[in-house]
Context: one part of a larger RNA
Molecule: small-subunit ribosomal RNA, 3' major domain
Organism: uncultured bacterium
């Protein structure tokens, strides 16, 4: 001076506690431990590893393994000799392929000579060999840079000077009160300042302005079976720039006249309106030499490189994260509304047409507020089913088929049809969520041929319940 304390005070966080949903149980899906393999590549491993690097493992990826081959190498400078039948090469043989061997044909740029189509010299591409290097997902994250988690969006970390103390150091920053906040008032041997707080920044919620197509149609015209479908408008809606609007500004009350607080008013909104973005000193020798980058070590006909094939997809087991259920607030048919964010040119593909369906023909229109993915689902009308392992659930086989893509035997998606398993709401225990949140209900995107996405990142619809209250339990922050 710090930690810690089953020592105290004061306070705070979905921390408890109330309330809804969940998971632990079942089948499946994925991650991980084991275990098993020729191999099952490597990493991450309390919180803070475990659907995590993976925002796409059939071959590529890929770093593993088994085998087959290659060495100046797949790649980058450099030298020093050699090189016109060279370089380049259909073709052919070996042989999984990668290589190995043969091989008709056979150039290209620059300068000089000889110049007649075109031949000769020398250099140079470009090959050969040789020789310095290449190369290494090989090691060390305890050598390192950079970037990351985490405490924690917690309210806290410190410096000048000047005081105090022999020093470590202490004031400052403690105290009274207030805040979401070291936020602000007031006292005070302090006065002052920086890094953090907030505020500027970007969305959203409300108005005006400006602009009016591809977006919109209030009123007229024309069309339609109905149609902003046409003509015409920019009021509305929206879109997108560009301003306003909120500051405890007003009004009672409380408070120390303070700083604030409670309560009203007007307002689309109040007392940071919602949500993002931003992460102080520093903590964990936390992660990460496998994104890269960089010291040291190690290999160097191999621990480099290629190719083929298998492997990462194993399977007595165990977790963690998910999905999808065990129904009647359901299932299933039939008919019927209403979105928002995206994406689209080797690309998204109406329409018609043909299949029961995946599909498949087809090919308009569209570089998209114009066309197209595109149906939104829950939902609301009507009809069945009648409490049953069922018209609940859909694993799990077996057949037919569809599509991608050189290839779907290991190891792919998706359709038909049969087959239907477990499972009657889950032990101990253990998660998230206070509002447009939590349940629910579809949509879109990245990557991507295609997909093992039920993952991830958005987007919007229907939308609740409950918080008495800080003893306890967990983090934290003053003294």
């Nucleotide at each position: 001076u710090g930690a810690c304390g089953g020592g105290g005070g004061c306070c705070c966080g979905c921390a408890c506690a109330a309330c809804c949903g969940g998971u632990g149980g079942a089948a499946c899906a994925u991650g991980u431990g084991g275990u098993u393999u020729a191999a099952u590549u490597c990493g991450a491993u309390g919180g803070u590893a475990c659907g995590c690097g993976a925002a796409g493992a059939a071959c590529c990826u890929u770093a593993c393994c088994u085998g087959g081959g290659c060495u100046u190498g797949a790649c980058a400078u450099c030298c020093g000799c050699c090189u016109g039948g060279u370089a380049a090469g259909a073709g052919c043989u070996g042989g999984a392929a990668a290589c190995a061997g043969c091989g008709a044909u056979g150039a290209c740029c620059c300068a000089c000579c000889c110049u007649u189509u075109g031949g000769g010299u020398g250099g140079g591409a470009g090959g050969g060999c040789g020789g310095a290097c290449a190369g290494g997902u090989g090691g060390u994250g305890c050598a390192u840079g950079g970037c990351u988690g985490u405490c924690g969006u917690c309210a806290g970390c410190u410096c000048g000077u000047g005081c105090c103390g022999u020093g470590a150091g202490g004031u400052g920053u403690u105290g009274g009160g207030u805040u979401a906040a070291g936020u602000c008032c007031c006292g005070g041997a302090a006065c002052g300042a920086g890094c953090g707080c907030a505020a500027c920044c970007c969305u959203u919620g409300c108005c005006c302005g400006u602009a009016g197509u591809u977006a919109c149609u209030c009123g007229c015209c024309c069309u339609u079976a109905a149609a902003g479908g046409g003509c015409a408008g920019c009021a509305c809606u929206c879109u997108a720039c560009g301003g306003g609007g909120a500051c405890u500004g007003c009004c009672c009350g409380c408070g120390u006249u303070a700083a604030g607080c409670g309560g009203g008013a007007g307002g689309a909104a109040g007392g940071u309106g919602g949500g993002g973005a931003u992460g102080a000193c520093g903590u964990c020798a936390a992660g990460u030499c496998a994104u890269c980058a960089c010291g040291c070590c190690c290999c160097u006909u191999a621990u480099g490189c290629c190719c083929a094939g298998g492997g990462c997809u194993a399977c007595a087991c165990a977790c963690g994260u998910g999905u999808u259920a065990c129904a009647a607030u359901g299932g299933c048919c039939g008919g019927u509304a209403c979105a928002a964010a995206g994406g689209g040119a080797u690309g998204c593909g109406a329409a018609g047409c043909c299949g029961c369906g995946a599909g498949g023909c087809g090919g308009a229109g569209c570089a998209a507020a114009u066309c197209c993915c595109a149906a939104a689902a829950a939902g609301c009308c009507g009809g069945c089913c009648c409490c049953a392992g069922u018209u609940c659930g859909g694993a799990u086989u077996g057949c037919a088929g569809g599509c991608u893509g050189c290839a779907a035997c290991c190891c792919g998606c998706c359709u038909g049809c049969a087959u239907g398993a477990a499972g009657c709401c889950g032990g101990a225990a253990u998660c998230g969520g206070u509002a447009g949140u939590a349940a629910u209900c579809g949509c879109g995107g990245a990557u991507c041929a295609g997909c093992c996405a039920g993952g991830c990142c958005g987007c919007g619809g229907u939308g609740a319940a409950u918080a008495c209250g800080u003893u306890c339990u967990c983090g934290g922050g003053c003294c």